[in-house]
Context: one part of a larger RNA
Molecule: large-subunit ribosomal RNA, domain IV
Organism: Thermobispora bispora
């Protein structure tokens, strides 16, 4: 000097990134309990008083003898002291610092974000405001369903049938959920444009049976030019023809968007008003320096002696906003922030104590 536990004078968070740790509290019994609420909660709200032994004494429950009464004399039926055992009150004394005497064994409270809630998670750094939830809606499926495994065969969806299954978002529950379909995506369009294979074959080519020309010949025939039917063969135009794509619509609880600029009211200011630009349409309602505000420790109030945090407000919203859901909520959280009260060796400041070790001597 480490690890673990024990006590501490005054003071009581002055410790600290925070009361991290530790202390307080705790049992049962009676009193008595706010806001607020979804009327179930919130509650063990909070905040108080009592708890031991000993003796009288009442009331009660269980068992149930003695005795008595009564008759249908019975292992009868009523009544019923004692005694034996539990529970509950009332007086009255006793002791100790202390009677849930030990051990077990809630500290509480006021506000705010978040997430409704009980769950669920990163085995081995993260338990949360992440995930899930019930409900909410939109989309797909009429069943050999859609979807999902398999190459198939088959299987599950299911021995289920739209109040059912499967996918997306959304996240109890209250009040709601504005505007844009121009872009993308999906869904409708018996027209029209566009467009592969594939039919279709006009018209050209390439070959030549054969025919003509010119050279040449021992007249059999050779040379070299030229045209050419069929037939194969090459290319190949109109014209016919799907989906898709163009087009024409519909959709946003589909992906997604949701303006600038000048000007103006009898003190400044501000602008309910006008004007002009561009756009698919210019952000409703609600909140709002916010889990989101950069300047910011914004400005004003609250709390403090003093408050970069907090709670209320205000709008200037760099860069909230309405199911990628807005805004609110009682409950409920080993969450997160801020304040208090009880309490403490968290601190002033630090001391002793007991275990065990690290040291030192052997």
């Nucleotide at each position: 000097c480490c690890g673990c536990g024990g006590u501490u004078a005054a003071g009581g968070a002055a410790c600290u990134a925070g009361g991290c740790a530790a202390a307080u509290u705790g049992c049962c019994c009676c009193c008595g309990u706010a806001a607020c609420u979804u009327c179930g909660g919130g509650a063990g709200a909070a905040g108080g008083g009592g708890g031991g032994c000993c003796u009288c004494u009442g009331c009660u429950g269980g068992u149930g003898u003695a005795g008595g009464c009564a008759c249908g004399u019975g292992c009868u039926g009523c009544c019923g002291a004692a005694g034996c055992u539990g529970g509950u009150g009332g007086g009255g004394g006793c002791c100790g610092c202390a009677g849930a005497g030990a051990a077990u064994a809630g500290g509480c409270c006021c506000a705010g974000g978040c997430g409704a809630c009980u769950g669920u998670u990163u085995a081995c750094u993260a338990a949360a405001a992440a995930c899930a939830c019930a409900g909410g809606u939109c989309c797909g499926u009429g069943c050999g369903a859609a979807g999902u495994c398999g190459u198939a065969a088959g299987a599950c969806g299911a021995a289920g049938u739209a109040u059912a299954c499967g996918g997306a978002c959304u996240g109890a529950c209250g009040c709601c959920u504005g505007c844009c379909c121009g872009g993308u995506g999906c869904c409708g369009g018996a027209a029209c444009g566009u467009u592969a294979a594939g039919g279709g074959g006009a018209c050209g080519g390439g070959u030549u049976a054969g025919c003509g020309g010119c050279c040449u010949u021992u007249c059999g025939g050779g040379g070299u030019u030229g045209c050419g039917a069929a037939g194969c063969u090459c290319g190949g135009a109109a014209c016919c023809u799907a989906a898709g794509c163009g087009c024409c619509g519909g959709u946003a609880a589909a992906c997604g968007g949701c303006g600038g600029u000048g000007g103006u009211a009898a003190c400044u200011a501000u602008a309910a008003c006008c004007a002009u630009c561009c756009u698919a349409a210019g952000g409703u309602a609600g909140c709002g320096a916010a889990a989101u505000u950069c300047c910011u420790u914004g400005u004003c109030g609250g709390g403090u002696a003093a408050g970069u945090u907090c709670c209320g407000a205000c709008c200037u919203g760099c860069a909230c906003g309405a199911a990628u859901g807005g805004c609110g909520u009682a409950a409920c959280g080993g969450u997160c922030u801020g304040g208090g009260c009880a309490c403490u060796g968290u601190c002033u400041c630090a001391a002793c104590c007991g275990c065990g070790g690290a040291c030192c001597c052997g």